RNA sequence: ACCUCAUCAAGAGGGGCAGAGGGAAACGGCCCGUUGAAGCCCCGGCAACCUAUCCAGCACAUCUCAUUCGUGAGGCCGCUGGAUUUCGGUGCCAACUCCGACCUGACAACAGGACAGAUGAGCA
Numbered sequence: 001a002c003c004u005c006a007u008c009a010a011g012a013g014g015g016g017c018a019g020a021g022g023g024a025a026a027c028g029g030c031c032c033g034u035u036g037a038a039g040c041c042c043c044g045g046c047a048a049c050c051u052a053u054c055c056a057g058c059a060c061a062u063c064u065c066a067u068u069c070g071u072g073a074g075g076c077c078g079c080u081g082g083a084u085u086u087c088g089g090u091g092c093c094a095a096c097u098c099c100g101a102c103c104u105g106a107c108a109a110c111a112g113g114a115c116a117g118a119u120g121a122g123c124a
Base pairs, nucleotide, nucleotide: 003122004121005120006119007118008117013043014042015041016040017039021032022031023030027100028099029098044093045092046091049089050088052084053083054082055081056080057079058078062075063074064073065072066071097116102113103112104111105110
């Protein structure tokens, strides 16, 4: 890389270098851009996927203790929900993933879905 699962309507920008493109590729739109695009660097922020800590509930295998032998209490592990963002692994900071393209709803609008894509976790 492929594959699996989850999420994708919210959120969060300044400076320096650079100098014409950019919004994933192609197509059609619509936008952003010389009042400075891409890219690189610095600083800041958002978020809460993984990790960490804490709280609540559930579950039952196991362990410890108690036992009137019915069971009870506690620990650990697991699952679910919540809180925090102090350290860590990522990600992100115009527009719904900018919109469409394919299918369905009579279908223009609109709604739902698919495809594709992005990110994370896993697998390898």
SAM riboswitch aptamer (S box leader) from an Actinomycetota bacterium, 124 nucleotides, folded computationally.
The source organism's lineage runs through Bacteria, Bacillati and Actinomycetota.